[in-house]
RNA sequence: GAGUUGGUGAGGCGACCGCGCCAGCCCGACCUUGGGUCGGGGGCGAGGAAAGUCCGGACUCCACAGAGCAGGAUGCUGGGCAACCCCCAGACGUGGUGACACGUGGAACAGGGCAACAGAGAGCAGGUCGCCCCCUCGCUUGCGAGGGAGCAAGAGUGAAACGGUGGUGUAAGAGACCACCAGCGGUCCAGGUGACUGGGCCGGCUGGGCAUCCCCCAUCCGGAGCAAGACCAAGCAGGGACGCGGCGGCUCGUCGACAUCGUCCCAGGUGGGUCGCACCGAGGUGUCGUGGCAACACGCACCCCAGACAGAUGGUCGCCACCCUCGUCACGGCAACGCGUCGAGGGAGACAGAAUCCGGCUUACGGCCGACUC
RNA sequence: GCCGACGUAGCUCAACGGUAGAGCGUCUGAUUUGUAAUCAGAUGGUUGGAGGUUCAAUUCCUCUCGUCGGCUCCA
Numbered sequence: 001g002a003g004u005u006g007g008u009g010a011g012g013c014g015a016c017c018g019c020g021c022c023a024g025c026c027c028g029a030c031c032u033u034g035g036g037u038c039g040g041g042g043g044c045g046a047g048g049a050a051a052g053u054c055c056g057g058a059c060u061c062c063a064c065a066g067a068g069c070a071g072g073a074u075g076c077u078g079g080g081c082a083a084c085c086c087c088c089a090g091a092c093g094u095g096g097u098g099a100c101a102c103g104u105g106g107a108a109c110a111g112g113g114c115a116a117c118a119g120a121g122a123g124c125a126g127g128u129c130g131c132c133c134c135c136u137c138g139c140u141u142g143c144g145a146g147g148g149a150g151c152a153a154g155a156g157u158g159a160a161a162c163g164g165u166g167g168u169g170u171a172a173g174a175g176a177c178c179a180c181c182a183g184c185g186g187u188c189c190a191g192g193u194g195a196c197u198g199g200g201c202c203g204g205c206u207g208g209g210c211a212u213c214c215c216c217c218a219u220c221c222g223g224a225g226c227a228a229g230a231c232c233a234a235g236c237a238g239g240g241a242c243g244c245g246g247c248g249g250c251u252c253g254u255c256g257a258c259a260u261c262g263u264c265c266c267a268g269g270u271g272g273g274u275c276g277c278a279c280c281g282a283g284g285u286g287u288c289g290u291g292g293c294a295a296c297a298c299g300c301a302c303c304c305c306a307g308a309c310a311g312a313u314g315g316u317c318g319c320c321a322c323c324c325u326c327g328u329c330a331c332g333g334c335a336a337c338g339c340g341u342c343g344a345g346g347g348a349g350a351c352a353g354a355a356u357c358c359g360g361c362u363u364a365c366g367g368c369c370g371a372c373u374c
Numbered sequence: 375g376c377c378g379a380c381g382u383a384g385c386u387c388a389a390c391g392g393u394a395g396a397g398c399g400u401c402u403g404a405u406u407u408g409u410a411a412u413c414a415g416a417u418g419g420u421u422g423g424a425g426g427u428u429c430a431a432u433u434c435c436u437c438u439c440g441u442c443g444g445c446u447c448c449a
Base pairs, nucleotide, nucleotide: 001374002373003372004371005370006369007368008367011320012319013318014317015316016315017314019045020044021043022042025041026040027039028038029037030036031035047351051362052361054360055359056358057357058356059225060224061223062222066252067251068250069249071221072220073219074218075217076090077089078088079087080086091104092103093102094101095100106216111214112213113210114209128155129154130151131150133148134147135146136145137144138143139142163181164180165179166178167177168176182206183205184203185202186201187200188199189198190197191196229275230274231273232272238266239265240264241263242262243261244256245255246254268448269447283303284302285301286300288299289298290297291296322347323346324345325344326343327342329340331338332337375445376444377443378442379441380440381439384398385397386396387395392429399417400416401415402414403413404412422438423437424436425435426434
């Protein structure tokens, strides 16, 4: 200098004032004694992302969530997890000197499709310029024109043109043949749970790209979402249309109905309370133990850890610690200066704030402290 | 809070993965005594931003920014 990765996140202690919750913490007072209200004390009180709402679940209702189609998601291998577009370990490819990072099923021999412009030719290979040979004509006798046959080395177009280099060969050429190299297919052996790797033999077999286009294969997915949903209270005014509906795509099946039912529209009322909801849980913490490379699992010990409904966590002061500037003193040094003591003044910053709850991913982020590696 | 849709010229909208267009607008000219209408021409783009797949991205994929919409209960 660089590459991975972890922790912390407006420092610590104290005082005062203020806010929310806890009556399932204590004390006191009052009441309509099931309990409620008030006062005092005590306890707890934002984040690593609470964010984006991108995945996966828990939970609730629709049927105890059924079958088929359609649709969607995922995609190297093995493992972990409640589950996953997550995590761990490995394989292969690409980039990098390296630590490391990023990516990933098969694929024209299952099938369909795409490739503008340029170019002779773009999916089947093709023959523009060109190379070479023969015939005819002309003359400047090695050139031009015309016709015929062969070739694909070279040029040119393009993102991409049907292996590469060298040689043999030929009129000129070409895997036509040979050597080496690269790739493909088949087969056999060895290693590995597997992705795959290493090696032998055979075949001149020899262009690719896009599946982040359709599709095929395998696995998974019912829909809606706490404004889900349950209950209480208050209040008003009904009217119309359609009809089987639940099953928010279709069919089957099933369940409930035959209008005191269902859906929609217009009109009307309410804008309150309790639960869900924060009790114990896929819970948190650990120089802990066992197994495992690891993710993680099991065991043990300790802890209980925010919760409203316009939404609470803030302010002031003092001391200590940190940084900067100035002065002072001591030491080192020729000096510039360095390091320390004391004093004064100043500073302290990022992204951002729970709202049903968890596990992830992604994105935003000033500074400080580490660990490992090149 | 939960769910969904959309960003392309000044405005409203198009565009099988293959040169980003149309209408209105603005400007200039013609026509008219003048204006409007009409005609001719011109003007105008980081396809919201970043990255990826691809020879090639407005289009396909991911992240991000912004805008808009829907969702209470009773009868």

Two RNAs folded together computationally: RNase P RNA and transfer RNA, 449 nucleotides in total. Rfam match: Bacterial RNase P class A. The family's RNA type in Rfam is ribozyme.